[in-house]
Molecule: transfer RNA
Organism: Gemmatimonadaceae bacterium
RNA sequence: GCCGGGGUGGCGAAAUCGGUAGACGCGCGAGACUUAAAAUCUUGUGGGGGUAACCCCAUCCGGGUUCGAGUCCCGGUCCCGGCA
Numbered sequence: 001g002c003c004g005g006g007g008u009g010g011c012g013a014a015a016u017c018g019g020u021a022g023a024c025g026c027g028c029g030a031g032a033c034u035u036a037a038a039a040u041c042u043u044g045u046g047g048g049g050g051u052a053a054c055c056c057c058a059u060c061c062g063g064g065u066u067c068g069a070g071u072c073c074c075g076g077u078c079c080c081g082g083c084a
């Protein structure tokens, strides 16, 4: 240099044909159980604003297409593999 795959919460990971972003698991907070704890069960858990209802932002970064993009297109960037 060329080719292929990948980057989504605190972590792993899902999202079908483009149609509620974050299911599910781990972790963490609160509660139950216990003498106490572990285990187990229940519940909550992205960020910001608001007393609240609710509003805004968020899929590596910047554009494009579209009524609508994590998904399609272009450019960039980082990681992994292959070729030279």
Base pairs, nucleotide, nucleotide: 001083002082003081004080005079006078007077010026011025012024019067027045028044029043030042031041032040046057047056048055049054060076061075062074063073064072